[in-house]
Molecule: transfer RNA
Organism: Coniochaeta pulveracea
Formats: sequence, C1' cells, structure tokens
RNA sequence: CGCGGAUUAAUGUAAUAGUAACAUCUUUGACUCAUGAUCAAAAAAUAGAGGUGCGAAUCCUCUAUCCGCAU
Repeated sequence: CGCGGAUUAAUGUAAUAGUAACAUCUUUGACUCAUGAUCAAAAAAUAGAGGUGCGAAUCCUCUAUCCGCAU
C1' cells in the first nucleotide's frame, strides 16, 4: 500500500429508514435521628463532514481513531 470490521449519555449494551431505549453512575426530592437500602423525578449520547430520501444511528461517499487479515 491492499481488504474486512468497529465507533451511540461518564460506563456497558439495544434500536425493521419512522418519538434514540435499558442498566449502572451523577443530581434533586420522599423515607430515616443520621447514613445506607428502597421509591419518584431530572440531567446526560448516534466519531466528524457531505449526499440520497417526506423522513437517516441505520443506506452511499470522504476523513479521523481503534482492531483484525494478507504482504
């Protein structure tokens, strides 16, 4: 150089082209003399840039990072 795969919340995983979901973590409230546990609520993400399409995490192109195969 060539080929293939992966990238989603602070972390780990989901999601037939049609409201981005779940668990842990964090914050607040309830409960308690207090803490913990428990319950309720909130915040937090589609690697970046374009294209197609009524509509893109998903399809296509380029770039970045990581992993693998071949050499």